This is a predicted structure of a 71-nucleotide RNA (transfer RNA) from Chlorella sp. ArM0029B. The gene name in the source record is trnC. Rfam family: tRNA. By type it is a transfer RNA. The RNAcentral record of the sequence draws on ENA. The same sequence occurs in records of 2 taxa.
Formats: sequence, structure tokens, C1' cells
RNA sequence: GGUUGGGUAACAUAAAGGUAAUGUGCGGGAUUGCAAAUCCUAAAAUGGCAGUUCAAGUCUGCCCCUAACCU
Repeated sequence: GGUUGGGUAACAUAAAGGUAAUGUGCGGGAUUGCAAAUCCUAAAAUGGCAGUUCAAGUCUGCCCCUAACCU
């Protein structure tokens, strides 16, 4: 340099173009003599800039980061 894949809450992962979901963690509460475990509950995210569309995490282009392969 080229090809292919990936980038979504603190972490790990989902998501037919139409309300961004789940688990862990963190905060609050219940339970307990105190904790752990368990249960209830709040907050928290789409790598960047453009384009297409009534509507983009999803499709298109260019960048950035990353993995594998080729050279």
C1' cells in the first nucleotide's frame, strides 16, 4: 500500500430503514441483628463529517481507530 471484518452506556453483547434491548457494574430502596445472596427501581450509549430517505445504529461516500490476511 491492497482486501475483508469490527467500532453501540463503565464492561460484555443485541437490534427487518420505524419506541436503541439484555446481562454485569454503579446509584437508591426492600429483605437481614450486620452482611452476602435475592427482589424492586433510577441514570447511563450508536467513532467523526457529509449524502440518500418522511424516517438511518442499519444504506452510500470520505476520514479516524482496530483485527485478520495479501504484498